Transfer RNA from a Candidatus Micrarchaeia archaeon, 72 nucleotides, folded computationally. Its Rfam family is "tRNA". Rfam classes the family as a transfer RNA. About the family: Transfer RNA (tRNA) molecules are approximately 80 nucleotides in length. The RNAcentral record of the sequence draws on ENA.

């Protein structure tokens, strides 16, 4: 150049048309301990961007940009 996968909280990731966008870690609080550490509870926190389809889009379709494997 071409191709095929992916992009969701600080971080790993699940969700594939409508539900409060779930989980685990982090961080902040709080229980429990003599005191820390495990364990339990609570809380903050997120759909790359542009367009389209739709009554309705994180989720389907076109660009585009970034990451990553293939090919030449």
């Nucleotide at each position: 150049g071409c191709c095929c996968u992916g992009g969701u909280g600080g971080u790993g990731u699940a969700g594939a048309g409508g539900u409060u966008a779930g989980c685990a870690u982090u961080a902040g609080g709080g229980a429990u301990u003599g005191u820390c550490a495990c364990u339990c509870c609570c809380u903050c926190g997120a759909c790359u961007c542009g367009g389209g389809u739709u009554c309705g889009a994180u989720u389907c379709c076109c660009g585009a940009c970034c990451a990553g494997g293939g090919c030449g």